[in-house]
């Protein structure tokens, strides 16, 4: 220093749901709250995946295409990190 990832040890983070709030919606932000995670730190670069305000098309007035909008607890990929059975 690297590669692993334990019936080790010191910790950490916080799904779901619940209250507040932003927001057109995913979702996000605090507060309880704990399913579970060795990166569930961080970063939208590739992918895939969510929503469809605006904005086209079509029209028994809804329905479709659509990110310029999200997901980092969906995978990869950069950076950074605590401990050491091995």
């Nucleotide at each position: 220093u690297u590669a692993c990832g334990a019936u080790a040890a010191u910790g950490g983070c916080a799904a779901a749901c619940u209250u507040g709030u932003c927001g057109a919606a995913a979702g996000g932000c605090a507060a309880g709250g704990a399913c579970g995670c060795a990166a569930a730190g961080c970063a939208a670069u590739g992918g895939g995946c969510c929503u469809a305000a605006a904005g086209u098309a079509u029209u028994u007035c809804a329905u479709g295409c659509u990110a310029u909008g999200g997901c980092a607890g969906c995978c990869a990929u950069g950076c950074c990190g605590c401990c050491g059975a091995u």
c-di-GMP-I riboswitch aptamer from Paenibacillus naphthalenovorans, 86 nucleotides, folded computationally. NCBI's taxonomy places the organism under Bacteria, Bacillati, Bacilli, Paenibacillaceae, Paenibacillus. The prediction has a mean pLDDT of 88. Its Rfam family is "c-di-GMP-I riboswitch aptamer". Its family is annotated with cyclic-di-GMP binding in the Gene Ontology. The sequence is in RNAcentral, with records from ENA and Ribocentre.